[in-house]
Context: one part of a larger RNA
Molecule: small-subunit ribosomal RNA, central domain
Organism: Capra hircus
RNA sequence: UUGGGCGUAAAGGGCACGCAGGCGGUUUGGUAAGUCAGGAGUGAAAUACCGGAGCUUAACUCCGGUGCUGCUUUUGAUACUGCUGAACUUGAAUCAGUGAGGGGUGACCGGAAUUCCUAGUGUAGGGGUGAAAUCUGUAGAUAUUAGGAAGAACACCGGUGGCGAAGGCAGGUCACCAGCACAUGAUUGACGCUCAGGUGCGAAGGUGCGGGGAGCAAACAGGAUUAGAUACCCUGGUAGUCCGCACAGUCAACGAUGUACACUAGGUGUCCGCUCAUGAGAGUGGGUGCCGAAGCAAACGCGAUAAGUGUACCGCCUGGGGAGUAUGCCCGCAAGGGUGAAACUC
Numbered sequence: 001u002u003g004g005g006c007g008u009a010a011a012g013g014g015c016a017c018g019c020a021g022g023c024g025g026u027u028u029g030g031u032a033a034g035u036c037a038g039g040a041g042u043g044a045a046a047u048a049c050c051g052g053a054g055c056u057u058a059a060c061u062c063c064g065g066u067g068c069u070g071c072u073u074u075u076g077a078u079a080c081u082g083c084u085g086a087a088c089u090u091g092a093a094u095c096a097g098u099g100a101g102g103g104g105u106g107a108c109c110g111g112a113a114u115u116c117c118u119a120g121u122g123u124a125g126g127g128g129u130g131a132a133a134u135c136u137g138u139a140g141a142u143a144u145u146a147g148g149a150a151g152a153a154c155a156c157c158g159g160u161g162g163c164g165a166a167g168g169c170a171g172g173u174c175a176c177c178a179g180c181a182c183a184u185g186a187u188u189g190a191c192g193c194u195c196a197g198g199u200g201c202g203a204a205g206g207u208g209c210g211g212g213g214a215g216c217a218a219a220c221a222g223g224a225u226u227a228g229a230u231a232c233c234c235u236g237g238u239a240g241u242c243c244g245c246a247c248a249g250u251c252a253a254c255g256a257u258g259u260a261c262a263c264u265a266g267g268u269g270u271c272c273g274c275u276c277a278u279g280a281g282a283g284u285g286g287g288u289g290c291c292g293a294a295g296c297a298a299a300c301g302c303g304a305u306a307a308g309u310g311u312a313c314c315g316c317c318u319g320g321g322g323a324g325u326a327u328g329c330c331c332g333c334a335a336g337g338g339u340g341a342a343a344c345u346c
Base pairs, nucleotide, nucleotide: 004317005316006315007300008299012314014201015200016199017198021194022193023192025088026087027086028085029084030083031082033081034080035077036076037075038074039073040072041071042070048066049065050064051063052062053061054060091191092188093187094186095185096184097182098181099180103177104176105175106174107173108172109171110154114150115149116148117147118146119145120144121143125136126135162169163168206247207246208245209244210243211242215241216240220236221235222234223233258313259312260311261310262309263308266291267290268289269288270287271286272285273284274283275282276281295302296301319346320345321344328339329338330337331336
């Protein structure tokens, strides 16, 4: 519980695709289902409302009137909606041209750094900290030179820069795949928007199997610190981090802002197109930022990338705790996930 709301107070689904459903551009003909008007039938009584009456009054009862917003049927109306016929091009899409991009997948390649191994030079320390110690080193370390091996990540460029629906994406080259923007013309002719259920994608961490393992590093061990120190600091170090396949399906999955469309002053950066200029700009389309008119807002702030003004559709909220718990069901190998209360209490 509504004529209310959802950036931060409770509340936008993590993201997309999309069936059903809801909604849907312009012109015109038909139809008359919705809609509107009139007529007829019905709408029992009681109840309701109005006026009266009776019990002392009221409740109650009785009388008269009205009403019963509905349903059925019939005759009309045709603006809007629906259905149907015909047409249109501005929504949407397709084709031809140009262009930018860390968009995705696969293969190959590169240099710096790190660790380890081998050899040379070389000698007593190195490392680490607030200070130390554990640790490492005369079986020759650290440092330095040369060679080799391995794995992972790609300095500078780098930018409120780019791409992607979101998660996310960055060394280079090639191949394949996909999306996007712009200009001009042509084509189709409303083919559109949204979307419960459904399906797919989905960081990190985690799980299974097989590989890989340099560095880092939960757990763990030791050294410190401390009253203690199951921590912060230090020395080590295993899962993991990496690759393949499969599962998992969560997050401050955030712009804490659903998607689509239309409309509503400007100014100033920047990225990608196009047009005109070639004095370095102007105009225009699409992104991405900042500041602001109106307006909105509890304020903060938002402000053509809206949180403004409207429309369509979906999701969600309804005091705090109990609790995202219990239970049931579904999913999962498990961890757990999805759905999701109540008692009680303030």